[in-house]
Context: one part of a larger RNA
RNA sequence: GCCAGGGAGUUUAUCUGAGUGGUGAGACCAAGGUGAUAUCUAAGUCUUAGGGAAACCAAUCAGUCCGCAACAUGCUUGCAUGUGAGGGACGACGUCUGAAAGGGCGUGAAAUCACUCGGAUAAGAUGCGAAAGGAGACGAUCUAAGCGUGGCCAGGUUGAAGCCGCGGGAAACCGCGGUGGAGGACCGAAGGGGUUCUGAUAUGCAACUCGAUCCUCUGAGCUGCGUUUAGGAGUCAAAGGCUAAUCGAGUCUCCUGAUAGCACAUUAAAGUCAAAGUGGAGCCGCAGUCCAGCGUUGGGCGAAUAGGAUCUGAAGGUAGAGUACAGACAAUGUCGGAAUGGGGAGUGAAAUCCUCACCACAUCAUCUAACUCCGAAUGUCAGAUCUAUGUAGACCCCUGCAGUCGGGCGGGUCGCCGUAAGGGUGAUCGCCGCGAAGCGAAUAAGCUAGAUUUGGGUUAAGGGCCCUAAAUGUCAGUUAAGUGUAAAAAUGAAGGGCGUCGUAUCGCUAAGACAAUGGCAUGGUAAGCUUAGAAACAGCUAUCCAUUAAAAAGUACGUACUAGUUUAACCAUCGAGCGUUACGGCCCUGAAAAUGGACGGGACUAAAACUGACUCCCGAUACCCAAAGGCAUACCGCAAGGUAUGAUCCGGUAGACUUUCGAUCAGUUAGGGGUGAAGCAGGUUGGUGAUAACCUGUGGACCUUGCUGAUGUGCAGAUCCUGGU
Numbered sequence: 001g002c003c004a005g006g007g008a009g010u011u012u013a014u015c016u017g018a019g020u021g022g023u024g025a026g027a028c029c030a031a032g033g034u035g036a037u038a039u040c041u042a043a044g045u046c047u048u049a050g051g052g053a054a055a056c057c058a059a060u061c062a063g064u065c066c067g068c069a070a071c072a073u074g075c076u077u078g079c080a081u082g083u084g085a086g087g088g089a090c091g092a093c094g095u096c097u098g099a100a101a102g103g104g105c106g107u108g109a110a111a112u113c114a115c116u117c118g119g120a121u122a123a124g125a126u127g128c129g130a131a132a133g134g135a136g137a138c139g140a141u142c143u144a145a146g147c148g149u150g151g152c153c154a155g156g157u158u159g160a161a162g163c164c165g166c167g168g169g170a171a172a173c174c175g176c177g178g179u180g181g182a183g184g185a186c187c188g189a190a191g192g193g194g195u196u197c198u199g200a201u202a203u204g205c206a207a208c209u210c211g212a213u214c215c216u217c218u219g220a221g222c223u224g225c226g227u228u229u230a231g232g233a234g235u236c237a238a239a240g241g242c243u244a245a246u247c248g249a250g251u252c253u254c255c256u257g258a259u260a261g262c263a264c265a266u267u268a269a270a271g272u273c274a275a276a277g278u279g280g281a282g283c284c285g286c287a288g289u290c291c292a293g294c295g296u297u298g299g300g301c302g303a304a305u306a307g308g309a310u311c312u313g314a315a316g317g318u319a320g321a322g323u324a325c326a327g328a329c330a331a332u333g334u335c336g337g338a339a340u341g342g343g344g345a346g347u348g349a350a351a352u353c354c355u356c357a358c359c360a361c362a363u364c365a366u367c368u369a370a371c372u373c374c375g376a377a378u379g380u381c382a383g384a385u386c387u388a389u390g391u392a393g394a395c396c397c398c399u400g401c402a403g404u405c406g407g408g409c410g411g412g413u414c415g416c417c418g419u420a421a422g423g424g425u426g427a428u429c430g431c432c433g434c435g436a437a438g439c440g441a442a443u444a445a446g447c448u449a450g451a452u453u454u455g456g457g458u459u460a461a462g463g464g465c466c467c468u469a470a471a472u473g474u475c476a477g478u479u480a481a482g483u484g485u486a487a488a489a490a491u492g493a494a495g496g497g498c499g500u501c502g503u504a505u506c507g508c509u510a511a512g513a514c515a516a517u518g519g520c521a522u523g524g525u526a527a528g529c530u531u532a533g534a535a536a537c538a539g540c541u542a543u544c545c546a547u548u549a550a551a552a553a554g555u556a557c558g559u560a561c562u563a564g565u566u567u568a569a570c571c572a573u574c575g576a577g578c579g580u581u582a583c584g585g586c587c588c589u590g591a592a593a594a595u596g597g598a599c600g601g602g603a604c605u606a607a608a609a610c611u612g613a614c615u616c617c618c619g620a621u622a623c624c625c626a627a628a629g630g631c632a633u634a635c636c637g638c639a640a641g642g643u644a645u646g647a648u649c650c651g652g653u654a655g656a657c658u659u660u661c662g663a664u665c666a667g668u669u670a671g672g673g674g675u676g677a678a679g680c681a682g683g684u685u686g687g688u689g690a691u692a693a694c695c696u697g698u699g700g701a702c703c704u705u706g707c708u709g710a711u712g713u714g715c716a717g718a719u720c721c722u723g724g725u
Stems, first nucleotide, its partner, number of pairs: 001725006011123013026046003032040001050057002060091001063090004070083006092107006126265002129262001133255006144229009153219001155187003158183001162179007191216003196212002199210002231247001233243003268660006278292004283288001293404002295401002298398003304389003308386007320374001321372002326368003331363004336359002340357006407432004412428006437448003452628007462618003465602003471615001473614006484604002495589003499586006506579003516573004522546003527541003552567001556565002629650002631646006661714001663711006671703002679698008
């Protein structure tokens, strides 16, 4: 893990609400008795009056209006009128307070008893679970320390004092040799310990062992037996160590089912509705709780209701804008101000003067959550009309029961904080949460769309080469990068491109453009200066004239200087477009990540890519058609049940409510069974389902329908318990 069995909202009392029943201005008995679900018993409880702390006082004598249902009348048969229980409004009354006004509580009679169920409170209170706290006992055969009495320590080494002899010395005393045998002395077995390998072991030989290595081994030594001291206590060469595998307070039993706002678990079915993660707390409150909000059940009332649309009318001080106020603020200006400060001139020192800071005003410019001369949109409020919903009862009110008070996301929209975030914090709408299905490769939230059941058809989003349902469709372009085949998360920026396509601007061009090829490219002159040289071409200055179709006092190469080549310019050949600038489309570059790899894949190039247009098709639980069921409402019926209507009912977590299935036992009732009960195994059938019936086999003696009652009444979970495997 699996299987079997066990395993969790119970009981009592009180309070409260609903349902059912009895009696009713009254209702009921308690203890007890008894011939025992009968019957007797009114002690007592609740109610019939309240207000006030109390003293004390004490309620609508059937008031008025509106008006639902209902009834009556009338006729136009669905309206009008009248009466109008209950209901609503006003008034009135009781009492307390107050000077009063006003305010609080109450008043036009419904209670009470029982049973069942929902909830609350007190109890262990749905089950299991602490760490702890308290009381009383039991432990020192382990271990700590003490006491009493015993035992044990191979062998070897070192050689203290003292003593003896010899020598030295005036003496004190010293030296040498011997003897001697001291020591928490040395080496090292037994004994005791437990250093290092951080070795082995690690379901071990072992809940601390094994090996090698190591420390100590005449001492504060080791050890046997007996004995004493213990639970806030002992003992401790002190580690919070040890006190029987238990110690920052032993163990056992009891208090005890301690307490747990926490974790986990909590057992059959179907039907209807269906949340919240927000506001407040004066809660030692932030994992909780209370009040409100939002859900649900039942009841009341009786006509409007609405985040809808349009129009009309209101209030406002946001966005924006502006500089008229307040504040900030750059620059400039003024025969401007000045008690002050800095610098300069001046003086014996001052005065005085200049200047900057500062102040004021002006000009021009820039701003503001706590500026406003102004000022939207949206939203809000009110009214009217339309639309939707509503007499199958909305809105509203009362009532029993909750759950929720960790929310999340959005290429929806409006903010604030932050560089930003799948960030934080608000508003508003949607979705997930609690929502299936189709699409998005996969994918809580995106797109389509809100799933009662079955069958058929049509579309949505998204798709139509193959995987894979549907056009290798049509027309016109673009891209050569496999760019791309990715709506968004899945990156791709500034910058750059004589890649290519397009739209324009301005020029040149049959008096021949642009490009290419051929020719010419001269003279004054080697311009002047500089310089060793400087001749178009190191450098400086100037840059004229002539000839010519045209030709620079020279564009580049070159030479030491020359020379030589070349270009501008011009001519010829050629024969039709060429150049420039700006903007746009697609594409390229910019472009780096860790096992080999991702357009979902295959693969695709006049596409199966991108742009624009067109037609057809596929495609969902959506929509339509047919049939069926449930639920709701109405009607019929004694009932069982039936009929009608439902475009605007039937997704659903927490949760509320309703109706059922099954188990065991009991009462009552009716039955079955050796011609085969229960149980077990297999099969068939009915029911939306919990489940039920039947058949066959096995089995061998009990079982059970209908109605009712009572529960130790339903298991997959709890690291659940016991057993098996």
The prediction has a mean pLDDT of 83. Large-subunit ribosomal RNA, domain II from a marine sediment metagenome, 725 nucleotides, folded computationally. The RNAcentral record of the full RNA draws on MGnify. Rfam family: Bacterial large subunit ribosomal RNA.